Predicted 3D model of a 71-nucleotide RNA (transfer RNA) from a Candidatus Altimarinota bacterium. Its Rfam family is "tRNA". By type it is a transfer RNA. The coordinates come from a structure-prediction model, not an experiment, and the mean pLDDT is 84.

C1' cells in the first nucleotide's frame, strides 16, 4: 500500500428510531456446607473529531489503534 475490523470485565449480535446475548460479577432461593441449577440486579463517551438527518453504534470524510488478513 489494499482490506477487515475497535460495542459491559471478556467473547459477540446490533445496516438510521429507547443499546443487547452468553459468559464473569454482585444479591437472593435451594444445601449441614459447598456445587450444580433457579430468581434477580448492576455495569456503555458504542475507538476519536468533524458532517448529513427530525433523529446516527449504524451513514459520508478525516484520524488514530491492531503480536488482523492479502501483497
Nucleotide at each position: 500500500g489494499c482490506c477487515a475490523g475497535g460495542u459491559a470485565g471478556c467473547u459477540c449480535a446490533g445496516u438510521g428510531g429507547u443499546a443487547g446475548a452468553g459468559c464473569a460479577a454482585a444479591g437472593g432461593a435451594c444445601u449441614g456446607a459447598a456445587g450444580a441449577u433457579c430468581c434477580u440486579u448492576a455495569g456503555g463517551u458504542c475507538a476519536c473529531c468533524a458532517g448529513u438527518u427530525c433523529a446516527a453504534a449504524u451513514c459520508u470524510g478525516g484520524u488514530u489503534c491492531u503480536c488482523g488478513g492479502c501483497a